[in-house]
RNA sequence: GCGGGUGUAGUUUAGUGGUAAAACCUCAGCCUUCCAAGCUGAUGAUGAGGGUUCGAUUCCCUUCACCCGCU
Numbered sequence: 001g002c003g004g005g006u007g008u009a010g011u012u013u014a015g016u017g018g019u020a021a022a023a024c025c026u027c028a029g030c031c032u033u034c035c036a037a038g039c040u041g042a043u044g045a046u047g048a049g050g051g052u053u054c055g056a057u058u059c060c061c062u063u064c065a066c067c068c069g070c071u
C1' cells in the first nucleotide's frame, strides 16, 4: 500500500427498516438484629460524519479504532 471482518450501557451479548432487549455491575427501596443472599424499581448505549427513506442499529458512501490476510 491492497483486500476482508468487527464496532450497540461500565462489561458480556441480542436485535431481518417501525417504541433499542437481556444478564452482570452501580444506585434506591423491601426483607434481615447487622452483613451476605433474595425480591422490586431506577440510571445509563447503536464509533464519527453524510446520503436514501415517512421512518435507519439495520441499506449505501466516507472516515476513525481494533483484528486477520496479501504484498
Stems, first nucleotide, its partner, number of pairs: 001070007010024004018054001026042005047063005
Notes: This is a predicted structure of a 71-nucleotide RNA (transfer RNA) from Pontibacillus litoralis JSM 072002. Rfam family: tRNA. The family's RNA type in Rfam is transfer RNA. NCBI's taxonomy places the organism under Bacteria, Bacillota, Bacilli, Caryophanales, Pontibacillus litoralis.